[in-house]
Context: one part of a larger RNA
């Protein structure tokens, strides 16, 4: 200089406190941990590991085991020979590759032979999800969206180094004034980008009896005024008043405004800390194997189960369950897809196939709300596990091990010790919809809107974090 204190001051932050819902009990899904096993591949471990890599483990994947196979090899260069374009097809054997047998198929040429695949054959080599992440690039979490983090040059100190950058006041901010042996400057904060919220412009195969004409649907004539879509542009500056303050910075209050004092949301994440992750994304040094730690296929296993724990679904019911009947969304996906409308089927779904590369058709029904009915506090018309039976659907195959229907069977559960977790507004919470992965397979995940709260007196206290200052036997 620092770190560090159960030392001081001063400030933050769902930190605490105020308030709502919850999670610890159940049942069941899902990750670990143990244990189990032939194998139960591997990583990931306090916050920051445990619905995480995994945005899809029946075969594939797949790295793990078991077994049955192959060596120059599934893949690249480069040598020889042989055949002939690229590959196809057929036959034995097999659990299936592997392996045996057959049938057919080029271009160019100076005719020496070249290209190009193909077999075969030799080596150089290929190949390794083997090691190390304490050899390493790249990438990434976290401290933390936290206000910090240095440097030029000058000045001070023998020197480490101090000064700026501290101090007064104020901000979300080292954000801005003012002071000051400083003056400047850089990365950072902010702003510049994207979404939203208001209004106008240019433009209308989607909206509009708004005004017409035609009507049984904007289904057509017809306009583009609304809505809306997609480009441009204004809009908010503390810009106006009026108090406060040092007449600054700023701060409190009104005015106007679709919006006020960073108007909400995102993308952005400084020097650096943790030898923090990751050799299994890649890439890489150095170690290791090289008829095998490499390759190929079949079948398991990755889904075991006496537990333990993390992350979530569903409930224990009447602001509720159930019938029937009605209404109002975003924002997305669709071409070996979506798949209307009509048939059949109690129902998953079947059949036929209309329309659509999609503001035009589909996926589609939004629920939760609303009106009427029925339950009468009962483990019950509460809650759905488990089991059984009969069925559908995708795929070469659902035994291990997939989903999903219908009848039947109805478990645990009456609000959850001891600790514990989000969240400050269109948030919580509470409801539905879509999407990625995907042949099939979400209660996760990534988005959407659609109902819509409550609370904050306050900074003593727990937890992290800034600043100055103190003490130190610490570096």
């Nucleotide at each position: 200089u620092g770190a560090c204190g159960g030392g001081g001051a001063c400030c933050c932050g769902c930190a605490c406190a105020a308030g709502c819902g919850g999670u610890g009990g159940a049942g069941c899904a899902u990750g670990u941990g143990g244990u189990u096993u032939a194998a139960u591949u591997c990583g990931a471990g306090g916050c920051a590991a445990c619905g995480c890599g995994a945005a899809g483990a029946a075969c594939c994947u797949u790295a793990c085991c078991c077994a049955g196979c192959c060596u120059u090899g599934a893949c690249a260069u480069c040598c020889c020979g042989g055949c002939g374009a690229g590959a196809a097809c057929g036959g034995g054997g097999c659990a299936a590759u592997g392996c045996c047998c057959g049938u057919u198929g080029c271009c160019c040429u100076u005719c020496g032979g070249g290209g190009c695949g193909c077999c075969g054959g030799a080596g150089a080599c290929a190949g390794g999800u083997g090691g190390u992440g304490c050899a390493u690039g790249g990438u990434u979490g976290u401290c933390g969206u936290c206000a910090g983090c240095u440097c030029g040059u000058g000045u001070c100190g023998u020197g480490a180094g101090a000064u700026g950058u501290u101090g007064g006041g104020u901000c979300a901010a080292g954000u801005c004034c003012c002071g000051c042996a400083a003056c400047g400057a850089g990365c950072g904060c902010a702003a510049c980008c994207c979404c939203u919220g208001c209004c106008c412009c240019c433009a209308g195969u989607a909206g509009c009896c708004a005004g017409c004409g035609u009507a049984g649907a904007g289904g057509c004539g017809g306009g583009c005024a609304c809505u809306c879509u997609g480009g441009g542009g204004g809009g908010a500056c503390u810009g106006c008043c009026g108090g406060g303050g040092a007449c600054a910075a700023c701060c409190c209050g009104g005015a106007g405004g679709a919006a006020g004092g960073c108007g909400g949301g995102g993308a952005c994440g400084a020097c650096g800390u943790c030898a923090a992750a990751u050799c299994a994304u890649c890439a890489u040094g150095c170690c290791c194997c090289u008829u095998a730690c490499g390759g190929c296929u079949g079948g398991g296993g990755c889904u075991a189960c006496a537990c333990a724990c993390g992350u979530g679904c569903u409930a224990c019911a009447a602001u509720g369950g159930g019938g029937c009947c009605g209404a109002c969304a975003g924002a997305g996906g669709g071409a070996g897809g979506c798949g209307g409308a009509c048939g059949c089927g109690c129902g998953a779904g079947c059949g036929c196939g209309a329309g659509c590369g999609g503001a035009c058709c589909c996926c589609a029904a939004a629920a939760a709300c609303g009106g009427c009915c029925c339950c009468c506090c009962a483990g019950u018309u509460c809650g759905g596990a488990u089991u059984g039976c009969a069925g559908c659907c995708u795929g070469c195959a659902a035994c291990u091990c997939g989903g999903c229907u219908g009848c039947a069977u109805g478990a645990a559960g009456c609000c959850g010790g001891a600790a514990u977790c989000g969240c400050u507004a269109g948030u919580a919470a509470u409801c539905g919809c879509g999407g990625a992965u995907c042949a099939g397979a979400a209660c996760g995940c990534c988005g959407c809107g659609g109902u819509g709260a409550a609370u904050a007196c306050g900074u003593u206290c727990c937890c992290g974090g800034g600043u100055c200052u103190u003490g130190u036997a610490c570096a």